[in-house]
RNA sequence: UUAUCAAGAGUGGACGAGAGACUCGGCUUGUUGACUCCACAGCAACCUACAAUUUAUUUGAAAGGUGCUAAAACCGACAGAGCAAGAGCUUUGAGUGAUGA
Numbered sequence: 001u002u003a004u005c006a007a008g009a010g011u012g013g014a015c016g017a018g019a020g021a022c023u024c025g026g027c028u029u030g031u032u033g034a035c036u037c038c039a040c041a042g043c044a045a046c047c048u049a050c051a052a053u054u055u056a057u058u059u060g061a062a063a064g065g066u067g068c069u070a071a072a073a074c075c076g077a078c079a080g081a082g083c084a085a086g087a088g089c090u091u092u093g094a095g096u097g098a099u100g101a
Base pairs, nucleotide, nucleotide: 001101002100003099004098005097010040011039012038013037014036018029019028020027023077024076025075026074041069042068043067046065047064050060051059052058073096078093079092080091081090082089083088
C1' cells in the first nucleotide's frame, strides 16, 4: 500500500488469577481452572506445489508458509442519514485494531 474481518473449527498437559488490544462505559467469561505456553487435532483457503478450464481468470485440491479454533474485531465512543417527546434506537461511513500478500 492493498484485501478480508456477522461463516467455520477443541481435546490433553503445564501454570494458577484474571481475561475479552489500548482509555472510558456496557456486557460477558474464569478456581467445574480462564488467559498464556506446549503437544496433538481441526477450521479456513490469504500465499502456494498440484489438477481442470482457459489466456488471465474461474473451479477443485490441501503437501508446504502463515492465520484462526467463546460471544460480529463481544458492543458502543467520532461523523452523516432516518426514527423518537426524550433517554435513545437503526443504518452507512470514518477512526483504531487484527491477519495475509
Predicted 3D model of a 101-nucleotide RNA (SAM riboswitch aptamer (S box leader)) from a chicken gut metagenome.
The sequence is in RNAcentral, with records from MGnify.
The coordinates come from a structure-prediction model, not an experiment, and the mean pLDDT is 84.